[in-house]
Context: one part of a larger RNA
Molecule: small-subunit ribosomal RNA, central domain
Organism: uncultured bacterium
């Protein structure tokens, strides 16, 4: 390296835009670089191969042939790739009318319940468990009434519902903004895909600094339970949890399915447009999301128009188990660590 692979056996980068590169729509025309064909020059001998001799054979020598798959160069073809030049619209965009959405971000605002505080009625209980205890309560709990404060979260709506690349994203207005999908068919004329580097997003938890702190809760601390209980269970309870700005770059970051593009039975639902009979209702159609399921595909499970199917483009990554995602050695980070990443030795 080839050659197989990559939902579950090893193996798809969390996701994204984007530089080089690697493919890249249709029709004419030209050139002749790749291409193919002939022609010439080299391709050193020797060595391989062939078909002969020579040492008794064989190694081994020697003749001859063929190769020597190359390079250089010239003639000459022109169907594909490639340049150039013209011209198109089916990709891609743009414009213009319409939808729908927890998309983002900031700023207000609103009721439930939780906790405390004060006040009032009221008393001896309360909590909590399998069943206790630790707790809290005659300094008046617990319950119940009004008051007031402060922090998170937003019940019903609410859906195999919806929007976002992904991570994710849910009370209500307002301001900003960013995709998306239908209709129209007026414009640009391949402006396209993919993406080694890089670049920026990025759950939770950690980490700085200042804030905030109601519930909740590692950490601890006490009761219990146990042979033991550094747990389960109970009762408190600090960091965090939330706010701002700044790091961190990981997760089973999952659909364990890269991203783009054509084709390929159906059938049942659902979301958002747009059309048709024309309200109801049912039928085409486009863009999503989801049940089954034909071919086919798969080791099997199972996938099956949203593929794991038939096919092209680029990208990534696998190569027996441990050792190891480990040492070292580079980036990178405040640190915790992430990252890139080997061997011995062993079965």
């Nucleotide at each position: 390296c080839u050659g197989g692979g990559c939902g579950u056996a090893a193996a798809g980068c969390g996701c994204a835009c984007g530089u080089a590169g690697g493919c890249g729509g249709a029709u004419c025309g030209u050139u002749a670089a790749g291409u193919u064909g002939g022609g010439g020059g080299u391709g050193a001998a020797a060595u391989c191969c062939u078909g002969g001799a020579g040492c008794u054979c064989a190694a081994c020598u020697c003749c001859a042939g063929a190769a020597c798959u190359g390079c250089c160069u010239u003639c000459a073809a022109u169907a594909c790739u490639g340049g150039c030049g013209a011209u198109c619209u089916a990709g891609a965009g743009u414009c213009c009318g319409g939808a729908a959405g927890a998309g983002g971000u900031g700023a207000g605002u609103g009721g439930a319940a939780c906790u405390c505080c004060u006040a009032g009625u009221g008393u001896a209980g309360a909590g909590g468990u399998g069943g206790a205890a630790u707790u809290c309560g005659u300094a008046g709990a617990u319950a119940u009434u009004a008051g007031g404060a402060a922090g998170a979260a937003c019940a019903c709506c609410a859906g195999u519902g919806g929007c976002g690349a992904a991570g994710g994203c849910g009370g209500c207005u307002c301001a900003c903004u960013g995709g998306u999908c239908c209709g129209g068919u007026a414009c640009u004329g391949a402006c396209g895909c993919u993406g080694a580097a890089g670049u920026g997003c990025g759950a939770a938890a950690g980490c700085g600094u200042g804030g905030g702190g109601a519930g909740c809760a590692a950490a601890c601390a006490g009761g219990a339970u146990u042979a033991g209980a550094u747990a389960c269970c109970c009762u408190g309870g600090u960091a965090g949890u939330c706010c701002a700005c700044g790091c961190c770059g990981u997760a089973a970051a999952c659909u364990a399915u890269g991203a783009g593009a054509g084709c390929u039975a159906g059938c049942c639902g659902u979301u958002g447009g747009g059309g048709a009979g024309u309200u109801a209702c049912u039928c085409c159609u486009c863009a999503g999301u989801g049940g089954c399921g034909c071919a086919g595909c798969u080791a099997a499970c199972g996938c099956a128009u949203u593929a794991a199917g038939c096919u092209c483009u680029c990208c990534g990554c696998c190569u027996g188990g441990g050792g190891a995602g480990u040492a070292c050695g580079g980036u990178c980070g405040c640190a915790a660590g992430a990252u890139u990443a080997a061997a011995a030795c062993u079965c």